[in-house]
């Protein structure tokens, strides 16, 4: 350098026609449960804020009533050609 593909809460990992982001699974906290652990079981669980609301799809722009999703540009990882 060229070409493919991916970055989404603590972590995995979804949103397949552009329409409510964060589905489900892990993992936390608290509860039950136990003598006590462990396992199971129940509720929570993206930041900020008393709150109303506000912000959040690497990053910066754009295009739409409306963008994780679709253009630009650019970072970073990953496979592949040279």
């Nucleotide at each position: 350098g060229c070409g493919c593909g991916g970055g989404u809460g603590g972590c995995g990992a979804a949103a397949u026609u552009g329409g409510u982001a964060g589905a489900c699974g892990c993992g936390u906290a608290c509860g039950c449960c136990u003598a006590a652990g462990g396992a199971g079981c129940g509720u929570a669980u993206g930041g900020a804020g008393c709150a109303a609301u506000c912000c959040u799809u690497g990053c910066a722009g754009g295009u739409u009533c409306a963008a994780g999703u679709c253009c630009u540009g650019u970072c970073c990882c990953g496979c592949g050609c040279a």
The RNA shown here (transfer RNA) has 82 nucleotides and comes from Candidatus Woesebacteria bacterium GW2011_GWB1_39_12. It was read from a public genome assembly. It matches the Rfam family "tRNA". Rfam classes the family as a transfer RNA. Rfam describes the family as follows. Transfer RNA (tRNA) molecules are approximately 80 nucleotides in length.